[in-house]
RNA sequence: GGCCCCGUAGCUCAGGGGAUAGAGCAACAGUUUCCUAAACUGCAGGUCGGAGGUUCAAUUCCUCUCGGGGCCG
Repeated sequence: GGCCCCGUAGCUCAGGGGAUAGAGCAACAGUUUCCUAAACUGCAGGUCGGAGGUUCAAUUCCUCUCGGGGCCG
């Protein structure tokens, strides 16, 4: 330098044009317990890496770019 994959909640990930953007774990509050843990219940948490484009509508499609990983030279 060329090609490919990944980037979504604190962490691990799902969602691949239209629904209020979701799950598990973690955090917080509560129930339970002498206390803690576990269990159960509830609650909060998101510029969907960034910019531009296509579209009535973009987390999703296209282009550029940033970061991470891989293959080739």
Transfer RNA from Aureibacillus halotolerans, 73 nucleotides, folded computationally. Its Rfam family is "tRNA". Rfam classes the family as a transfer RNA. The sequence is in RNAcentral, with records from ENA and Rfam. The coordinates come from a structure-prediction model, not an experiment, and the mean pLDDT is 82. Taxonomically the source falls in Aureibacillus (Bacteria, Bacillati, Caryophanales, Bacillaceae).